[in-house]
RNA sequence: UCUCAUCCAGAGGGGCAGAGGGAAACGGCCCGGCGAAGCCCCGGCAACCAUCGACAGCGACAGGUGCCAAGUCCGUCCCGACCCGGGGAAGAUGAGG
Numbered sequence: 001u002c003u004c005a006u007c008c009a010g011a012g013g014g015g016c017a018g019a020g021g022g023a024a025a026c027g028g029c030c031c032g033g034c035g036a037a038g039c040c041c042c043g044g045c046a047a048c049c050a051u052c053g054a055c056a057g058c059g060a061c062a063g064g065u066g067c068c069a070a071g072u073c074c075g076u077c078c079c080g081a082c083c084c085g086g087g088g089a090a091g092a093u094g095a096g097g
C1' cells in the first nucleotide's frame, strides 16, 4: 500500500506514574487528582487465524493476534423535508497479497 471479512454483543483489579484522554481537524458530548496518557502484573471478553472433532455446515479449544466507558461516543459527505432512519467516507481489528 492493495483485497476480503467484521465493527448495535461482551469483558477490570492492582502497582509505577502524574495531566491529560476519547484516531486526525473542526463542532458537540463525555471521561479524568475519588488519578488521564503511558509502562508493568494479574484477571477477563471474543473467536479472525491456528489446532482438534469425519471438520459442507456445525462444534470444541484457547496456541498467534485483538479487545475490556459511551454504536467505531456523536456529527461533518449523500438520500429520505425535521426527530430520526439508511448508506458512504475515514478509521479499527483479523486474514491474505
Stems, first nucleotide, its partner, number of pairs: 001097007012042005020031003025076004043068003048064002051060003072090001077087004
Molecule: SAM riboswitch aptamer (S box leader)
Organism: marine sediment metagenome